[in-house]
Lysine riboswitch aptamer, 173 nucleotides, folded computationally. Its mean pLDDT, the model's own confidence on a scale to 100, is 76. Its Rfam family is "Lysine riboswitch aptamer". Its family is annotated with lysine biosynthetic process in the Gene Ontology. The sequence was found by an Rfam model in a public genome assembly.
């Protein structure tokens, strides 16, 4: 000089890079709740069965959590985010058996380089907002072809287990 998959350290990506926290403010809602009046039975409704209890109308009062949220201010660049499976608490009226979901802990597993739209599909009270997945382009990045002719254009490709600088290690020449 050149080579090395999972040594160490420093770094780069950015339409609003990723979490966190914070946060007026709308929403949730003129809902639940309460109270006063009113209300025959049945019947429906209240995740599935059984039971028991509720509920609907008018009028007055009248909530919170979940979720969303400019901004600030922290940590960060597998940042982080989902899937499975798992702990632990909760919600479906209330009690039994189910069963669903939600948030949470963990995980030597699986998947995603990024962020924005669009379609779809999930969660959600929701047109908010979040997750997911598909294609197309767009960007960072490395390879390869060409092409310029010395740092760049264009096309194809690969994945963060990259990339980039510096160290240390190891082998060949």
């Nucleotide at each position: 000089g050149a080579c090395a998959a999972a040594g160490a350290u420093a770094g780069a990506g950015g339409u609003u890079g990723c979490g966190g926290c914070u946060g007026a403010c709308a929403u949730a809602a003129g809902u639940a709740c309460c109270u006063g009046c009113a209300u025959g039975a049945a019947a429906c409704c209240a995740c599935g069965g059984g039971a028991a209890u509720g509920g609907g109308g008018c009028a007055g009062g009248a909530a919170a959590a979940g979720g969303g949220g400019a901004u600030g201010c922290c940590g960060c660049c597998g940042a982080a985010g989902g899937a499975a499976c798992u702990u632990a608490a909760g919600a479906u009226u209330u009690c039994c058996c189910g069963a669903u979901c939600u948030u949470c802990u963990g995980u030597a597993u699986c998947c995603u380089g990024g962020g924005a739209a669009u379609a779809c599909g999930g969660a959600g009270a929701a047109u908010a907002u979040c997750c997911g997945u598909a294609g197309a382009a767009c960007u960072g990045u490395c390879g390869c072809u060409u092409g310029u002719u010395u740092u760049u254009a264009a096309g194809c490709g690969g994945a963060g287990u990259g990339c980039u600088g510096u160290c240390a290690u190891g082998a060949a020449a």